[in-house]
Small-subunit ribosomal RNA, 3' major domain from an uncultured bacterium, 462 nucleotides, folded computationally.
Context: one part of a larger RNA
RNA sequence: UGACGGGGGCCCGCACAAGCAGCGGAGCGUGUGGUUUAAUUCGACGUAACGCGCAGAACCUUACCCAGACUGGACAUGAAUCUGCAUACUGCUGAAAAGUGGUAGCCUUCGAGGGAGAUUCACAGAUGCUGCAUGGCUGUCGUCAGCUCGUGUCGUGAGAUGUUGGGUUAAGUCCCGCAACGAGCGCAACCCCUGCCCGUAGUUACUUUGUGUCUACGGGGACGGGCUCCUGGAUGGGAGCAGGAAGGCGGGGAUGACGUCAAGUCCGCAUGGCUCUUACGUCUGGGGCUACACACACGCUACAAUGUACUAGGCAGAAGGCUGCGAAACCGCAAGGUGGAGCGAAUCCCCAAGCUAGUACCCAGUGCAGAUCGGGGGCUGCAACUCGCCCCCGUGAAGGCGGAGUUGCUAGUAACCGCGUAUCAGCUACGGCGCGGUGAAUACGUACCCGGGCCUUGUACA
Numbered sequence: 001u002g003a004c005g006g007g008g009g010c011c012c013g014c015a016c017a018a019g020c021a022g023c024g025g026a027g028c029g030u031g032u033g034g035u036u037u038a039a040u041u042c043g044a045c046g047u048a049a050c051g052c053g054c055a056g057a058a059c060c061u062u063a064c065c066c067a068g069a070c071u072g073g074a075c076a077u078g079a080a081u082c083u084g085c086a087u088a089c090u091g092c093u094g095a096a097a098a099g100u101g102g103u104a105g106c107c108u109u110c111g112a113g114g115g116a117g118a119u120u121c122a123c124a125g126a127u128g129c130u131g132c133a134u135g136g137c138u139g140u141c142g143u144c145a146g147c148u149c150g151u152g153u154c155g156u157g158a159g160a161u162g163u164u165g166g167g168u169u170a171a172g173u174c175c176c177g178c179a180a181c182g183a184g185c186g187c188a189a190c191c192c193c194u195g196c197c198c199g200u201a202g203u204u205a206c207u208u209u210g211u212g213u214c215u216a217c218g219g220g221g222a223c224g225g226g227c228u229c230c231u232g233g234a235u236g237g238g239a240g241c242a243g244g245a246a247g248g249c250g251g252g253g254a255u256g257a258c259g260u261c262a263a264g265u266c267c268g269c270a271u272g273g274c275u276c277u278u279a280c281g282u283c284u285g286g287g288g289c290u291a292c293a294c295a296c297a298c299g300c301u302a303c304a305a306u307g308u309a310c311u312a313g314g315c316a317g318a319a320g321g322c323u324g325c326g327a328a329a330c331c332g333c334a335a336g337g338u339g340g341a342g343c344g345a346a347u348c349c350c351c352a353a354g355c356u357a358g359u360a361c362c363c364a365g366u367g368c369a370g371a372u373c374g375g376g377g378g379c380u381g382c383a384a385c386u387c388g389c390c391c392c393c394g395u396g397a398a399g400g401c402g403g404a405g406u407u408g409c410u411a412g413u414a415a416c417c418g419c420g421u422a423u424c425a426g427c428u429a430c431g432g433c434g435c436g437g438u439g440a441a442u443a444c445g446u447a448c449c450c451g452g453g454c455c456u457u458g459u460a461c462a
Base pairs, nucleotide, nucleotide: 001462002461003459004458005457007456008455009454010453011452012451013450015446016445019409020408021407022406023405026301027300028299029298030297031296032295033294034292035291042053043052064287065286066285067284068283069282070281073123077122078121079120080119081118082117083116085115087104088103089102090101091100092099093098106114107113125276126275128274129273130272134270135269136265137264138263139261141259146185147184148183149182150181151180152161153160154159165176166175167174191253192252193251194250196220197219198218199217200216201215202214205211206210223247226241227240228239229238230237231236303402307361308360309359310358311357312356313355320349321348324343325342329338330337331336368399373394374393375392376391377390378389379388415438416437417436418435419434420433421432
């Protein structure tokens, strides 16, 4: 100087407390461990691994296993030699890859020139190892308020001072004081969305008057600014009022200092070294990544009457759409099919549920719940056996609100409700990322648990 303390002081944070909804029990989905397996590819492991890499494992993907094949190679550049050589069709063997035959056959300035193939060489190739050789990127402490420098001063020196102190703030934010005076990276602001107003422009929007709604762009608006009171030395702080769409950082996002964890990633990519080179490379068929006594993590659906079923009515936002979205109409109980209008889209398409009203059910393992299994169908795709999704009929399991324990959330939030989208032929999405609709309760307080900041103290630790 740091680090640590079941030392002290001060102060924060959904950290506790106060509340609301959950998880932990059940069934199912997903991930992981374990076990199994020819293989169940690999990585990630307290927080900060476990719906994580995977924003899509039937083949492909695919890195794993079995089998069949290929070797200058599936891919790149260069050199030498050779070849009537692109490419298309086709026979045989084969599961395919591939092997082996046949037929037709490119441009041209006629220089074997372009391009192509074969052989040889220099090489290619490797998701093989090392993230403890690395770059880049990322997580985390933490959007915490800190981390430093120049000069000066103090100290033999390590170093200190500044950055401590008194107030204040969300903030090393600002004020005052002070052997310090300044400065940098952070904080804040500048950027985006949203709430109010104004202007300009309005078609495809709304209404059919035109811009009230709406859309796009530009600007204004908020600064403890005005007033009253309290506190105060000052900066400031507190309570209230007015005005205002908005009031004390208005709400949200983007933005992550010096550094820590030899944190993560050589399987995104790049890259040093090491290793393989008729194989640890490459191609193909099939299988596996989907196994299942079990254990954990995260979710979904429930256990019902604030409910379930049926009928009727009515209300979003944000996205997406040409190998695409697909209307009306018709067929089918339905999934879906036929059909093709319109639309490269403020024009056309895709578009709610909860809710409201009425009726039935009458507390029961039920008209709750829907797992599982049987049967029949639909769709995508070369192909749904291993191993897809959806619909209908039947079957109807566990489940009576969950032990110790544990998670999220302070407002348009939690909770409840649906909708969209990326990936994608299809989908194991109940996941991710967004969007709106309905819309709470509680916070006395900081003793305690966890994490953090500043000062100080002890130390046999570095």
The prediction has a mean pLDDT of 82. The RNAcentral record of the full RNA draws on ENA and SILVA.